[in-house]
């Protein structure tokens, strides 16, 4: 890396080390030398999975800016001069669980 299913409007940061880019991709926006993004270490947040008769959170993963940061495709609705606003899919991503 494949398939399969379930969720994805809620939550929940500090410290140490590095030192330039980071939010997946094009657009937007934004985060970022007042040190982002990455390791590590301590703390937390949640109930997928395990334990339990449930409560609960001991253990396995997972997460700890922005809604999966917003749009992008397709269809229904509404306004309209211009590509707007509002829904509900899909695609893709990302986590768990199982499989091969």
């Nucleotide at each position: 890396g494949g398939c399969u299913u379930a969720u994805c409007g809620a939550g929940a940061a500090a410290g140490a080390c590095c030192g330039a880019g980071g939010g997946a991709a094009g657009g937007g926006c934004c985060c970022u030398a007042c040190g982002a993004c990455g390791u590590c270490u301590u703390a937390g947040c949640a109930a997928c999975c395990u334990g339990u008769a449930a409560a609960c959170a001991a253990g396995g993963u997972g997460c700890u800016a922005a809604u999966u940061c917003c749009c992008a495709u397709u269809c229904c609705g509404g306004a309209u001069u211009c590509g707007c606003c509002g829904g509900a899919a899909a695609a893709a991503g990302a986590u768990g669980a199982g499989c091969g």
Model confidence (mean pLDDT): 85 of 100. This is a predicted structure of a 100-nucleotide RNA (SAM riboswitch aptamer (S box leader)) from Algoriphagus sp. Rfam family: SAM riboswitch aptamer (S box leader). Gene Ontology term of the family: regulation of gene expression.